[in-house]
């Protein structure tokens, strides 16, 4: 390293738009005082795929090289599921 179990954090079921479904209502094709799914925008937030940053090393100095669960928040996520760094078992 690669596969299979098993386990495995955070953080809005936040609005708003729009499109479909069901439901209810009525003036029968529309309406939302109702629910839900799916895309997208906003604000808020979160770090454990990916990605980016660095401190020691080394050296007279230059170049190269170079970590992490640390920092950043590009991505990526904020019901549950899925994903998920890592951990443990087996197996090549």
């Nucleotide at each position: 390293u690669c596969u299979g179990c098993g386990g495995g954090a955070g953080a809005g079921a936040u609005u708003c738009u729009g499109c479909c479904c069901c439901a209810a209502c009525c003036c029968c094709g529309g309406u939302u005082c109702g629910g839900g799914g799916c895309a997208g925008g906003a604000c808020g937030c979160c770090g454990a795929a990916g990605g980016c940053g660095c401190a020691a090393u080394c050296a007279c100095g230059c170049c190269c090289a170079u970590a992490a669960a640390c920092g950043c928040u590009c991505a990526g996520g904020c019901a549950a599921a899925a994903a998920g760094a890592c951990c443990g078992c087996a197996g090549a």
The RNA shown here (Glycine riboswitch aptamer) has 92 nucleotides and comes from a marine eukaryotic metagenome.